The RNA shown here (c-di-GMP-I riboswitch aptamer) has 74 nucleotides. Model confidence (mean pLDDT): 77 of 100.
[in-house]
RNA sequence: CCAAUGUAAAGGCAAACCAGUCGAAAGGCUGGGACGCAAAACUAAAGGGCCUUAAAAGGUAGCCAGUUUCCAUC
Numbered sequence: 001c002c003a004a005u006g007u008a009a010a011g012g013c014a015a016a017c018c019a020g021u022c023g024a025a026a027g028g029c030u031g032g033g034a035c036g037c038a039a040a041a042c043u044a045a046a047g048g049g050c051c052u053u054a055a056a057a058g059g060u061a062g063c064c065a066g067u068u069u070c071c072a073u074c
Stems, first nucleotide, its partner, number of pairs: 004073003012037002017032006035062001041067003047064002049060004
């Protein structure tokens, strides 16, 4: 350095639900809250899936995927 792993410490994120708010909806954002997460960080331009929609189209990466990567152990 690469790969693998996740037990201690430090630090990080935050499901359901509640309040407010945007949206036709799915769903998003803010605050509270913690089920969990070692990529639950970033990417919806490009691939598959799923959700909403009459459609156009929109959403979801905490479904797969792609890219990058902290700490510790080995």